[in-house]
Context: one part of a larger RNA
RNA sequence: CGUUGAAUCUUGAGUAGGCCCUUCCCUAGUACGAGAGGACCGGGAAGGACGAACCUCUAGUGUAUCGGUUGUCACACCAGUGGCAUGGCCGAGUAGCUAUGUUCGGUUUGGAUAAACGCUGAAAGCAUCUAAGCGUGAAGCCGUCUACAAGAUUAGGAUUCGUUAUUAUAAGACCCCUCCGAGACUAGGAGGUUGAUAGGCCGUAGGUGUACGCCAAGCAAUUGGUUUAGCCGAGCGGUACUAAUCGGUCGAG
Numbered sequence: 001c002g003u004u005g006a007a008u009c010u011u012g013a014g015u016a017g018g019c020c021c022u023u024c025c026c027u028a029g030u031a032c033g034a035g036a037g038g039a040c041c042g043g044g045a046a047g048g049a050c051g052a053a054c055c056u057c058u059a060g061u062g063u064a065u066c067g068g069u070u071g072u073c074a075c076a077c078c079a080g081u082g083g084c085a086u087g088g089c090c091g092a093g094u095a096g097c098u099a100u101g102u103u104c105g106g107u108u109u110g111g112a113u114a115a116a117c118g119c120u121g122a123a124a125g126c127a128u129c130u131a132a133g134c135g136u137g138a139a140g141c142c143g144u145c146u147a148c149a150a151g152a153u154u155a156g157g158a159u160u161c162g163u164u165a166u167u168a169u170a171a172g173a174c175c176c177c178u179c180c181g182a183g184a185c186u187a188g189g190a191g192g193u194u195g196a197u198a199g200g201c202c203g204u205a206g207g208u209g210u211a212c213g214c215c216a217a218g219c220a221a222u223u224g225g226u227u228u229a230g231c232c233g234a235g236c237g238g239u240a241c242u243a244a245u246c247g248g249u250c251g252a253g
Base pairs, nucleotide, nucleotide: 001151005161006160007159008158009157010156014148015147016146017145020048021047022046023045024044025043026042032037050105051104052103053102054101058099059098060097061096065092066091067090068089069088070085071084072083073082074081075080109143110142111141116136117135118134119133172250173249174248175247176192177191178190179189180188197243198242199241200239201238202237203236204235206232207231208230213226214225215224216223217222
């Protein structure tokens, strides 16, 4: 820009992907075979590689969540804290993101076929799967499965809303603002007071591991009690305290 208003929900022409492999058990030491050996058909169980999703478990990260600790500087000093030293170093670790972790997948069958095997059957009184005609038949082909998909210009379909009259409005959309499991920017999604969108606050899950101060014991280092304390980023729930105010623009087939 087109599809000749808008929103929501869709059909699927077409495109892409997948449809993989192995071992073991039963049938059965059966058929077969002198023996050695050893099945078809059918049923079942594990596993490999590959792929998708997810974070309950296991494991990792988790740059400032908690604790310990060295040197030094500062807050006058003590105590308590903070800065710098690779995140100073060390021990743990929520959410998120991950794999080594978990769950799931390649199932089922339909159609047309290849090689091959057949039926009927002439040319050629016989014979012949083929010349007319009709079947069976593969991990392969086309579907069945998954994803995208109407610029499929053949621009599809359904439902609902709007349809005024001369320059502004309708349905609706955008700007703007609060944000996100969405994201380079855009886009997408959740919201904008008729509100739980984000922050704050409250509660809680979870992490760390028992704070400061005070009291007590000890000459002291330190220890005990208060104290399963204190502190806390992302999780969950609640709550309008703060900010989404006020408003503007586009939009008649």
This is a predicted structure of a 253-nucleotide part of an RNA (large-subunit ribosomal RNA, domain VI) from a Candidatus Komeilibacteria bacterium. Taxonomically the source falls in Candidatus Komeiliibacteriota (Bacteria, Bacteria candidate phyla). The coordinates come from a structure-prediction model, not an experiment, and the mean pLDDT is 86. It matches the Rfam family "Bacterial large subunit ribosomal RNA".